[in-house]
Context: one part of a larger RNA
């Protein structure tokens, strides 16, 4: 060196399982509820199953009877029509008594008395006789029918009981069926947005406007910087005319620092609806007054929205026709000086007319055309709450937790300068402010590798390494007399231990010791061990939540797989 045997388990970011953590999906499932929409069930009304009576109070139709008062007028005139008569010994006009009603004047009826008339037609009135007849109305009483509500009774449907029946109890209730309203996580189907230096919480950077970033055309991102909008105004709009502001100086009764008036200077330092900004404006778009409604109707084109392809609402500008306002006129006016102040379809309401609807006419109701209003702020606009540690699937290192990498604010160490402390004296020793590094141990940041998986804290075992040295060695300074210290330089050969508490790393404590150093090796080391902690499923407490459940809150319990192919190591052997 080659090969063999045995053993070990450092490496193959070993094998196993398309990561259970995390995020994503207009994925799924289970559970919850005062999420949304439904369905059983339940409650109640009503109709049927469902019959017979009575009472009270209603409704409705019918029979009979009554009832009807503005003023004027003999007087209590319901309406209309006809008509010149009607009624009376079958007892009229009267008189007496009683009843009912009343607008207190009468009206209607009954009984008695009495014995021949009484009422219309003429005058007042819109309408003329309860003289008579017919029809009808208002209000009331009454008869009969149907019906409603409440109550009571019955028995025949129906129900129950006992035992077999011609019984008993209940009874038109209940039951059952239809229909309507209510209730309804008992059950079902679903939803529960996006952005995001991971996600959640927060926030809106989700629709718009201004400045800057923006790199002198246009365009241009970030949870970049600074702000604003979701309105207000019938005048704060239109037009015509006149005027000039802020501020300063001087002067003027009360009047002063400051009230009002005058003069001068004054190009804008004011004002312009708005707690936006940038532009514009004195010929004024600013201030004041007169008259008014163009804050118009119907169309067209263009620009922005939306650079450079397309795209809606919306906003603005220009033009034509019509009807107007102001002005002598030229002209101006389709809101506010310009850039923000906004919303599709469905549906509903309103307005104006027109068209139309299953055979005709009228009406109702519906449909269509046009316009206005009502909202979607997740603002080019689904109708919409949560939990999951019982969880599942598809994916992602497009994205978090461990480790790595980058960085090094933080952390550790060192240095420069030296104010000061050190009795005097910066530098024996300590050293502020400020400044410069090194390390890659802490904690952050980033999201570059790994989510078809690189096993996660601590301990244990075993090995190696660094030096910024705890001890041991050599040396220097000293505020080093000596002893003992303090500080520094060289140095990593060797050593750096044992207990108590805690899962602890760390820390605190105890007695020793020469000393009981600090780090790295995937916070070395789970195909070596352990499994106390963290981090599944069970359960308890506190707190939060209506609840399902949740909690870097606490607590008890809780499966640690692998027969070694290669490589490596150790021991043995053969050539």
């Nucleotide at each position: 060196c080659u090969c063999c045997c045995a053993u070990c388990g450092g490496g193959a970011a070993g094998u196993g399982a398309a990561g259970a953590c995390c995020c994503c999906a207009u994925g799924g499932a289970g559970c919850u509820u005062u999420a949304c929409u439904g369905c059983a069930g339940c409650c109640u009304g009503u109709c049927g199953u469902u019959g017979a009576a009575c009472u009270a109070c209603g409704g409705u139709a019918u029979u009979a009877c009554a009832u009807g008062c503005g003023c004027a007028g003999c007087g209590u005139a319901g309406a209309u029509a006809g008509u010149a008569g009607g009624u009376g010994u079958u007892a009229a006009u009267g008189c007496u008594u009683c009843u009912a009603u009343u607008c207190c004047g009468g009206u209607a009826g009954a009984a008695g008395u009495g014995g021949a008339g009484c009422c219309a037609c003429a005058g007042u009135u819109g309408a003329g006789a309860c003289a008579c007849u017919a029809u009808c109305c208002u209000u009331g009483u009454u008869c009969u029918g149907c019906u409603g509500u409440a109550g009571u009774u019955c028995u025949c449907a129906c129900u129950c009981g006992a035992a077999a029946u011609u019984c008993g109890a209940g009874g038109a209730c209940a039951u059952c069926g239809g229909u309507a309203g209510g209730u309804a996580g008992g059950c079902a189907g679903u939803u529960u947005g996006g952005g995001u230096g991971g996600g959640g919480c927060g926030c809106c950077a989700c629709a718009c406007c201004c400045u800057c970033g923006a790199a002198a055309a246009a365009a241009u991102a970030u949870c970049a910087a600074g702000g604003g909008u979701g309105c207000c105004c019938u005048a704060u709009g239109g037009u015509c005319a006149a005027c000039u502001c802020a501020u300063g100086u001087g002067a003027g009764u009360c009047a002063g620092c400051a009230a009002c008036u005058c003069a001068c200077a004054g190009g804008a330092g004011a004002g312009u609806g708005u707690c936006a900004a940038g532009a514009g404006c004195a010929u004024a778009a600013g201030u004041u007054g007169g008259c008014u409604u163009g804050a118009c109707g119907u169309g067209a084109u263009u620009u922005c929205g939306c650079c450079u392809a397309g795209c809606a609402a919306g906003a603005a500008a220009u033009c034509a026709c019509g009807a107007g306002u102001g002005g002598a006129a030229a002209c101006a006016c389709g809101g506010g000086u310009c850039u923000a102040a906004c919303g599709a379809a469905c549906c509903a309401a309103u307005a104006c007319g027109c068209c139309u609807u299953u055979u005709u006419g009228g009406u109702g109701a519906g449909g269509g055309c046009u316009a206005u209003u009502g909202a979607c702020u997740a603002c080019a606009g689904a109708a919409a709450a949560g939990c999951u540690a019982c969880c599942c699937u598809g994916g992602g290192g497009a994205u978090a937790a461990c480790a790595g990498a980058g960085u090094c604010g933080u952390c550790g160490c060192c240095g420069g300068c030296a104010a000061g402390a050190g009795c005097a004296c910066a530098u024996a020793u300590c050293g502020a402010c400020c400044c410069g590094g090194c390390g890659g141990c802490u904690u952050g940041c980033u999201a570059c590798c790994c989510c078809g998986a690189u096993g996660u804290c601590g301990g244990u075992u075993c090995u190696u390494u660094c030096c910024a040295u705890c001890c041991u060695g050599g040396c220097u300074g000293u505020g080093c007399a000596g002893c003992a210290g303090c500080a520094g330089c060289c140095a990593a050969g060797g050593g750096u231990g044992a207990g108590g508490u805690u899962g602890u790393u760390c820390g605190c404590c105890u007695a020793u010791u020469a000393a009981a150093g600090g780090g790295g090796a995937u916070c070395g080391u789970g195909a070596g061990c352990u499994g106390g902690g963290u981090u599944c499923a069970g359960a308890c407490c506190g707190u939060c939540g209506u609840g399902a459940g949740a909690c870097a809150g606490g607590u008890c319990g809780g499966u640690u797989a692998c027969u070694a192919u290669c490589u490596g190591a150790u021991g043995g052997g053969a050539g």
This is a predicted structure of a 575-nucleotide part of an RNA (large-subunit ribosomal RNA, domain V) from a Bacteroidales bacterium.
The source organism's lineage runs through Bacteria, Pseudomonadati, Bacteroidota, Bacteroidia and Bacteroidales.
It was read from a public genome assembly.
Its Rfam family is "Bacterial large subunit ribosomal RNA".
The coordinates come from a structure-prediction model, not an experiment, and the mean pLDDT is 81.